[in-house]
Molecule: transfer RNA
Organism: Candidatus Saccharibacteria bacterium RIFCSPHIGHO2_12_FULL_47_17
RNA sequence: GCCGUCCUAGCUCAGGGGUAGAGCACCUCCAUGGUAAGGAGGGGGUCACGGGUUCAAAUCCCGUGGACGGCU
Numbered sequence: 001g002c003c004g005u006c007c008u009a010g011c012u013c014a015g016g017g018g019u020a021g022a023g024c025a026c027c028u029c030c031a032u033g034g035u036a037a038g039g040a041g042g043g044g045g046u047c048a049c050g051g052g053u054u055c056a057a058a059u060c061c062c063g064u065g066g067a068c069g070g071c072u
Base pairs, nucleotide, nucleotide: 001071002070003069004068005067006066007065010024011023012022013021018055026042027041028040029039030038048064049063050062051061052060
């Protein structure tokens, strides 16, 4: 230098045009003599960034940045 994959909650990851989700973590409550485990509920997201397509974009297209891998 060229090519490919990935970037979504604090962490690990789903979701691939039509309301952004799960597990763990966090908060409240229940329960216990108390703690852990357990049960119920809750908060938390500019979906890496900029632009384009579309009635509508986390999702499709282009560019930028970052991570990883391959080739030279």